SAM riboswitch aptamer (S box leader) from Geobacillus thermodenitrificans subsp. thermodenitrificans DSM 465, 105 nucleotides, folded computationally. It matches the Rfam family "SAM riboswitch aptamer (S box leader)". Gene Ontology term of the family: regulation of gene expression. It was read from a public genome assembly, where an Rfam model found it. Taxonomically the source falls in Geobacillus thermodenitrificans subsp. thermodenitrificans (Bacteria, Bacillota, Bacilli, Anoxybacillaceae).
RNA sequence: GUCUUAUCAAGAGUGGGCGAGAGAACGGGCUUGAUGACCCCACAGCAACCUGCCGCUGGCAAGGUGCUAAAACCCGCAAAGCGAGUUCGCUUUGGAUGAUAAGAA
Numbered sequence: 001g002u003c004u005u006a007u008c009a010a011g012a013g014u015g016g017g018c019g020a021g022a023g024a025a026c027g028g029g030c031u032u033g034a035u036g037a038c039c040c041c042a043c044a045g046c047a048a049c050c051u052g053c054c055g056c057u058g059g060c061a062a063g064g065u066g067c068u069a070a071a072a073c074c075c076g077c078a079a080a081g082c083g084a085g086u087u088c089g090c091u092u093u094g095g096a097u098g099a100u101a102a103g104a105a
Base pairs, nucleotide, nucleotide: 002104003103004102005101006100007099008098013043014042015041016040017039021032022031023030026076027075028074029073044068045067046066049064050063051061052060053059054058072097077094078093079092080091081090082089083088
């Protein structure tokens, strides 16, 4: 890297370094950033997928990961509904893509 399964509107930041973009990619929108983002390091925290334990439909712990602006920031494709009336808006559901975990060949 590929495949499978599960989850993705909850939650959780300080310090140091760096110095310009960042929010996965493309397009559109909207945010965010010199009051220093992103990224890296340290510490702290959140959560509980794996893990361990127990009095085991559950609970506790926090070793392996993960995460710590906004729903995965929102939309893009399809269906249905409503409104408008010429391909527009809103809502819901599904899909696609992605992220994370666990597993498989």
Model confidence (mean pLDDT): 87 of 100.